[in-house]
Predicted 3D model of a 72-nucleotide RNA (transfer RNA) from Berkelbacteria bacterium GW2011_GWE1_39_12. Its mean pLDDT, the model's own confidence on a scale to 100, is 82. Its Rfam family is "tRNA". Taxonomically the source falls in Candidatus Berkelbacteria (Bacteria, Bacteria candidate phyla).

RNA sequence: GCCCGGAUAGCUCAGUGGUAGAGCAGUUCCUUCGUAAGGAAAAGGUCGGAGGUUCAAAUCCUCUUCCGGGCU
Numbered sequence: 001g002c003c004c005g006g007a008u009a010g011c012u013c014a015g016u017g018g019u020a021g022a023g024c025a026g027u028u029c030c031u032u033c034g035u036a037a038g039g040a041a042a043a044g045g046u047c048g049g050a051g052g053u054u055c056a057a058a059u060c061c062u063c064u065u066c067c068g069g070g071c072u
Stems, first nucleotide, its partner, number of pairs: 001071007010024004018055001027041004048064005
């Protein structure tokens, strides 16, 4: 230099055009004499950044940043 994959909640990851989800963690409550375990509820996101296509973009296209892998 070229090619491929990845970036989404604190962490691990889903979601392949129509209002963004799960598990774990954290918070509150229930339960207990108390703790753990168990149960319930709520909260937590400008989907790496910029632009474009579209009535509508996490999703499609272009550029770019970072991480991982391959080729020379």